A computed fold for an 89-nucleotide RNA from Pseudomonas kuykendallii, annotated as Glycine riboswitch aptamer. The organism belongs to Pseudomonas, within Bacteria. The prediction has a mean pLDDT of 76. The model forms 90% of the base pairs in the Rfam consensus.

[in-house]
RNA sequence: CUCGCAACCACGGGAGAGACCGGUCAGAUGCCGGCGCCGAAGGAGCAACCGCCCCGGAAACUCUCAGGCAAAAGGACCGUGGGGCUCAC
Numbered sequence: 001c002u003c004g005c006a007a008c009c010a011c012g013g014g015a016g017a018g019a020c021c022g023g024u025c026a027g028a029u030g031c032c033g034g035c036g037c038c039g040a041a042g043g044a045g046c047a048a049c050c051g052c053c054c055c056g057g058a059a060a061c062u063c064u065c066a067g068g069c070a071a072a073a074g075g076a077c078c079g080u081g082g083g084g085c086u087c088a089c
Stems, first nucleotide, its partner, number of pairs: 004085002008082006018035001020034005036069003042065001043063003049057002
């Protein structure tokens, strides 16, 4: 001088689905019960694919255990910067 990139940090963006019904309570978003719904925390399943094989990895698909269904919060993921690691000269 320069290539690439994980964790982590800061900032910005960031979807879906009942502010449902009954009871309790002074009241409530709390607690108890009922019905309906969502997928993008986490978790589980399938496996196109990577890999000669083994081992291993592997979705935004599937499930809905967990979570969620006004706002706020959370939020996979994306962008920018930092950050550290690293390739080559």